The RNA shown here (transfer RNA) has 82 nucleotides and comes from a Nevskiaceae bacterium.
[in-house]
RNA sequence: GCCGACGUGGUGGAAUUGGUAGACACACUAGCUUGAGGGGCUAGCGCCGCAAGGUGUGACGGUUCGAAUCCGUCCGUCGGCA
Numbered sequence: 001g002c003c004g005a006c007g008u009g010g011u012g013g014a015a016u017u018g019g020u021a022g023a024c025a026c027a028c029u030a031g032c033u034u035g036a037g038g039g040g041c042u043a044g045c046g047c048c049g050c051a052a053g054g055u056g057u058g059a060c061g062g063u064u065c066g067a068a069u070c071c072g073u074c075c076g077u078c079g080g081c082a
Stems, first nucleotide, its partner, number of pairs: 001081007010026003019065001028044006046055003058074005
């Protein structure tokens, strides 16, 4: 340099022919239980906001009534070729 795959909360990982983003698990926080820890149970857990609400899928554009999903450029990671 060329080709291909991938990029989603703190982590892993779903969302299936474009139609409620984050199911499920882990971690974490609070409470209960315990002498304490661990374990178990209950509730909470992206971001902004007092709330109502808004926003959020690597970045920026495009298509569409509607995009994590399709298209373009770029960035990053991994693999292959030279």
Its mean pLDDT, the model's own confidence on a scale to 100, is 80. Its Rfam family is "tRNA". By type it is a transfer RNA. The sequence was found in a public genome assembly. NCBI's taxonomy places the organism under Bacteria, Pseudomonadati, Pseudomonadota, Nevskiales, Nevskiaceae.